Predicted 3D model of a 73-nucleotide RNA (transfer RNA) from a Candidatus Uhrbacteria bacterium. The source organism's lineage runs through Bacteria, Bacteria candidate phyla and Candidatus Uhriibacteriota. The prediction has a mean pLDDT of 81.
RNA sequence: GGGCCUUUAGCUCAUUUGGUAGAGCACCGCCUUUGCAAGGCGGGGGUGGCCGGUUCGAGCCCGGCAAGGUCCA
Numbered sequence: 001g002g003g004c005c006u007u008u009a010g011c012u013c014a015u016u017u018g019g020u021a022g023a024g025c026a027c028c029g030c031c032u033u034u035g036c037a038a039g040g041c042g043g044g045g046g047u048g049g050c051c052g053g054u055u056c057g058a059g060c061c062c063g064g065c066a067a068g069g070u071c072c073a
Stems, first nucleotide, its partner, number of pairs: 001072007010025004019056001027043005049065005
């Protein structure tokens, strides 16, 4: 320098062909306990790496940039 893959909640990851983003764990509250843990119920939390484009509408399509991984030179 070039090819490919990845980037979504605090963490690990879903989101099948474009239609107002979810799970598990974690966190908060309540119940249960003398108390803790476990368990049950409920709740908060995401400008989807950044900037543009296409579209009525983009996490998803297109371009550029950035970061990480991998291969080639």